Notes:
This is a predicted structure of a 96-nucleotide RNA (SAM riboswitch aptamer (S box leader)) from an Anaerolineaceae bacterium. Rfam family: SAM riboswitch aptamer (S box leader). From the family's description: The SAM riboswitch is found upstream of a number of genes which code for proteins involved in methionine or cysteine biosynthesis in Gram-positive bacteria. The sequence was found by an Rfam model in a public genome assembly.

């Protein structure tokens, strides 16, 4: 990397360092010099998987805003639009 299952309308920041960019693309909206991203640090959310009578401990994950919305199809609707399963994406766990 590509495959299979399962989840994704809930939750949960502070320091430091560092100096402009992040939110997978893409549009399009938003976040940010009142400090981006990237890394340390300590917390913290959850609970997928070991482990465990269980609380707990570990192994990953995550802490802006529904996966920020849309992006293809379909239902309705005069229309902004609303739904509904989809693709994409992300995590986990499993097998080649």
């Nucleotide at each position: 990397u590509a495959c299979u299952c399962a989840u994704c309308c809930a939750g949960a920041g502070a320091g430091g360092c560092g100096g402009a960019g992040g939110g997978a693309c893409c549009g399009a909206c938003c976040c940010u010099u009142u400090g981006a991203a990237a890394c340390c640090u300590c917390g913290g959310c959850a609970a997928c998987c070991g482990u465990u009578c269980a609380a707990g401990c570990g192994g990953u994950g995550c802490c802006a805003a529904c996966u920020u919305c849309g992006g293809c199809a379909g239902a309705c609707g005069c229309a902004u639009g609303u739904c509904u399963g989809a693709u994409a994406g992300a995590u986990g766990a499993g097998a080649g």